[in-house]
Parts: sequence; structure tokens; C1' cells
RNA sequence: GGACGGUUAGCUCAGCUGGUAGAGCACCUGCUUGACGUGCAGGGGGUCAGCGGUUCGAACCCGUUACCGUCCA
Repeated sequence: GGACGGUUAGCUCAGCUGGUAGAGCACCUGCUUGACGUGCAGGGGGUCAGCGGUUCGAACCCGUUACCGUCCA
């Protein structure tokens, strides 16, 4: 330098053929316990890596930049 894959909640990851973003764990509150844990109920948390474009509408399509990984030279 080139090819491919990835970037979504604190972490690990879903997200269908474009239609207002979710799960598990973690965190907070209450109940339960002598206490902790477990269990039960409820709750908070997102610029979907950045910028631009297409579209009535973009996490999703297109371009570009950054970062991570694999391979080629």
C1' cells in the first nucleotide's frame, strides 16, 4: 500500500427486506433476611465510532475519515 470483517447501554451481544433500539449480566429502589446472598417487583442508563449524501423516513443503503482484527504484498 491492497482485500475482507468489525465499531449499538458500564460489559458481552441481538436488531428481519429502511418504518420512532432490545436481551442477558451489571447498577439503583422496594419487598424478603438478624445480616449478606438468592428470589420477587419496579426503575435509570444510548449523538447506534465521526462527518457528508440518498430517502417522506437511515443503526441498516452510498461516500469518506478514525480505531480494532485477519489475510496479501
This is a predicted structure of a 73-nucleotide RNA (transfer RNA) from Anaerotruncus sp. G3(2012). NCBI's taxonomy places the organism under Bacteria, Bacillota, Eubacteriales, Oscillospiraceae, Anaerotruncus. The RNAcentral record of the sequence draws on Rfam.